[in-house]
Source information: Predicted 3D model of a 260-nucleotide part of an RNA (large-subunit ribosomal RNA, domain VI) from an Isosphaeraceae bacterium. NCBI's taxonomy places the organism under Bacteria, Pseudomonadati, Planctomycetota, Planctomycetia, Isosphaeraceae. It matches the Rfam family "Bacterial large subunit ribosomal RNA". Rfam links the family to the GO terms ribosome and structural constituent of ribosome.

Context: one part of a larger RNA
Parts: sequence; C1' cells; structure tokens
RNA sequence: CGUAGGAAACUUGAAGAGAUUCUUCCCUAGUACGAGAGGAUUGGGAAGGACCGACCUCUGGUGUGCCAGUUGUUCCGCUAGGGGCAGCGCUGGGUAGCUAGGUCGGGAAAGAAUAAACGCUGAAAGCAUCUAAGCGUGAAGUCCACUCUAAGACGAGGUUUCCUUUCGAAAGAUGAAGGCUCCUGGAAGACUACCAGGUCGAUAGGCCGGGCGUGUAAGGCGAGUGAUCGUCUCAGCUUACCGGUCCUAACAGCCAAUCG
Repeated sequence: CGUAGGAAACUUGAAGAGAUUCUUCCCUAGUACGAGAGGAUUGGGAAGGACCGACCUCUGGUGUGCCAGUUGUUCCGCUAGGGGCAGCGCUGGGUAGCUAGGUCGGGAAAGAAUAAACGCUGAAAGCAUCUAAGCGUGAAGUCCACUCUAAGACGAGGUUUCCUUUCGAAAGAUGAAGGCUCCUGGAAGACUACCAGGUCGAUAGGCCGGGCGUGUAAGGCGAGUGAUCGUCUCAGCUUACCGGUCCUAACAGCCAAUCG
C1' cells in the first nucleotide's frame, strides 16, 4: 500500500515444512519344523540407544551487588569493629535466572488406494489359466493421520462485537469506536516486535511481612595468665523469589470513519 467505511477479537485451511528411528529381553515356546545340532512364523508385553521437544520438582553446574572463614597491606587517631586493594585476594557454601550429564514427553495406532507377490471367479482355447470382462489380499513406500507455519490463498476467505457525528460547494476542520507516540516495566527482546500497566493505578523502585541462603552478628556479662570459650542467640545479615502497601516515578501529546 492492497484486501471498496473505520476498528477489536476469534477462526477456516489452499499451500508448505517437520517427524514418521534402531536394538535387546520376556511370554506364546524349547512349541511348529528337524535324526540331531539347532530353532521359528504369528500375537502380546517390557527395557534401552541415538535423535527431537519442553522444563528446573529432584541430582548437579554456574551464580563478580548473598552469607561465613581467612592471609598480606593501607585507611578510618588508637583498642574493638570495619572500608579499599591483592584474579570475586584466597577458601567453604549458595537464592533467582540460565543450564545438562537432571526430569518429563515424542516416533504410535486406525483408515484409503497401490508395488512386487499371492489369490477368487473366468473365457478366448468344451481342458487349463490371477486377466481378457469382473472381484480380493498385500509394504518402513503414496494419500490421510501427528506437530508447526499459513488469507499478499490478488481466488486477499469466515464468524462475533463496537463506532458509523457536526460544519462546509470543495479544500479542510471537529473528532467516534479504536489506536499510536511517550512514560513505568517484563520469566518478551539485537533493534523492532510482543506482553503487563500508566493515578478509576500495585507497572517498577523503596518500605513492611514471609521465604530461600549462610550458620549463632555486634555489644554486654561470665570463665581463663592467655589464645580462646560459654551465654543473651536456630542469632545477625540476606541479590534476582512470594505477597502487601501509593512513600517515589508512570509527565505530556497525537492519529482516526463512505458510497449506494
């Protein structure tokens, strides 16, 4: 821009893409078969490999604005307690998120027409013959079926709902439903897009409560010559998690409808 008014949702599916994998074991059955050795067709069940998808409850990894321990040095006048630097100084753990070697799921089943092949009926050719007329069975293959995209499918589809004003000859103005810019943000994201919100508000930050984590803070008191230990104390601190609360920030603008 188009899809002959302007919008918001939900859809149909022409067409396209993907997937449709392999192995072992158990029962049928040591049966059929076979002198024996050996050893099924078929049907049913189970487990696994590789691959694919999703996820983070579990097991782990990471986790440089979480917690603790600890070395050297420097600064806060000193003690004590802390800050900076040394690869996050090093070490032990670790929330959210991300993640695999973790967890869950997938390949199926059913159907249609067939290939090779196997048949039924059956003449030409009194017989025979799956074929000449006719009718079947039959594959990881074909079409369906499963997953995803999909009406720019210009053949531009369908359904539901909302709005379809006023002035003007026209140009234009007004401005509906609705939308956009902008702003606060996001388990969305390169940008864009998408999603949640914008005071008729819990969108983010702060604060409060809880959780997860770390592991018993500082200080006081007591014990010990002292290092240190005990107690107040499962304390103190606590990022991304779950809630609550307008304290802070969501200011301010714009676009937009037609003929019969």
RNAcentral holds the full RNA, with entries from ENA.